[in-house]
Context: one part of a larger RNA
Molecule: large-subunit ribosomal RNA, domain VI
Organism: Patescibacteria group bacterium
RNA sequence: CGUUGAUUCUUGAGGGGAUUUCUUCGUAGUACGAGAGGACCCGAAGGAACUGACCUCUGGUCUACCUGCUGUCACGCCAGUGGCACCGCAGGGUAGCUAUGUCGGGAAAGGAUAACCUCUGAAGGCAUCUAAGAGGGAAGCCAACCCCAAGAUUAGGAAUCGUUUGAGACUCCUGGGAGACGACCAGGUUGAUAGGCUCUAGGUGUAAGCAUCGCGAGGUGUUUAGCCGAGGAGUACUAAUGUUUCGA
Numbered sequence: 001c002g003u004u005g006a007u008u009c010u011u012g013a014g015g016g017g018a019u020u021u022c023u024u025c026g027u028a029g030u031a032c033g034a035g036a037g038g039a040c041c042c043g044a045a046g047g048a049a050c051u052g053a054c055c056u057c058u059g060g061u062c063u064a065c066c067u068g069c070u071g072u073c074a075c076g077c078c079a080g081u082g083g084c085a086c087c088g089c090a091g092g093g094u095a096g097c098u099a100u101g102u103c104g105g106g107a108a109a110g111g112a113u114a115a116c117c118u119c120u121g122a123a124g125g126c127a128u129c130u131a132a133g134a135g136g137g138a139a140g141c142c143a144a145c146c147c148c149a150a151g152a153u154u155a156g157g158a159a160u161c162g163u164u165u166g167a168g169a170c171u172c173c174u175g176g177g178a179g180a181c182g183a184c185c186a187g188g189u190u191g192a193u194a195g196g197c198u199c200u201a202g203g204u205g206u207a208a209g210c211a212u213c214g215c216g217a218g219g220u221g222u223u224u225a226g227c228c229g230a231g232g233a234g235u236a237c238u239a240a241u242g243u244u245u246c247g248a
Base pairs, nucleotide, nucleotide: 001151005161006160007159008158009157010156014148015147016146017145020048021047022046023045024044025043026042032037050105051104052103053102054101058099059098060097061096065092066091067090068089069088070085071084072083073082074081075080110142111141116136117135118134119133168246169245172188173187174186175185176184193239194238195237196235197234198233199232200231202228203227204226209222210221211220212219213218
């Protein structure tokens, strides 16, 4: 830009992905074979690699979470804190992201065939799978499974709304399940979108102050405390204001 207003939901022409493989067990120590050995077919189970999704578990990370420790400087001093030292070092660790973790996938069934195996059957009174005709037959082919898909210019279909009493959309703003930016998605007071606050999951591990015991370093009680990033729920306190723009 087109598809001759818009929103939502769809059909699927066409395209892409996947298609792997091993072992064990039963059948059965059966058929077969003198023995040694040792099946087809059918059924079941467990793996490998590859691949998709996810974070309940097992772990990793978690540089604005918690705690401990050292040196030094600062807050006048004590106490308590803060800065710097690779995040100063060390021990843990939520969300998120992750694999070595978890769950799943390549299943069944169909059609036409290849080599090949056949039926009927002449040319050629026989024979012959082939000449007419018919059947079986592969991890391969077409579908089937998953994904994209109407620029499929043959531009499809359905429902609903709307053409100035203007559907819808953009801009702008609050944001993240999204993200380099656009885009996408959730919202914009008829509101839980983000922040704050309350409660809570979870992490750390029992704060400060005070009291008490000890000469003291310290211990104990208050106290499973205190503090807390990204989790969950609630709550309009703050910010998503108002007027515009495009539009058949």